RNA sequence: GGGGGGUUAGCUCAGUUGGGAGAGCGGCUGGUUCGCAAUCAGCAGGUCGUGGGUUCGAUCCCCAUACCCUCCACCA
Numbered sequence: 001g002g003g004g005g006g007u008u009a010g011c012u013c014a015g016u017u018g019g020g021a022g023a024g025c026g027g028c029u030g031g032u033u034c035g036c037a038a039u040c041a042g043c044a045g046g047u048c049g050u051g052g053g054u055u056c057g058a059u060c061c062c063c064a065u066a067c068c069c070u071c072c073a074c075c076a
Base pairs, nucleotide, nucleotide: 001072002071003070004069005068006067007066010025011024012023013022019056027043028042029041030040031039049065050064051063052062053061
């Protein structure tokens, strides 16, 4: 320098005809208990890496760019 994959909630990750942003764990509140654990019910939590474009509408399509993983090439 080139190819491929990845970036979505605190963590691990889903999310394909472009229109609802989600799950598990964790956190908080309440019930059950003498108390804890476990369990049940509920709640909060998001600039979807960043910037721009297309579109009535973008996590999703296009361009640029940052970082991580991996393969190849080059130099020594």

Record summary
Transfer RNA from a Deltaproteobacteria bacterium, 76 nucleotides, folded computationally. Lineage of the source: Bacteria > Pseudomonadati > Myxococcota > Myxococcia. It matches the Rfam family "tRNA". By type it is a transfer RNA.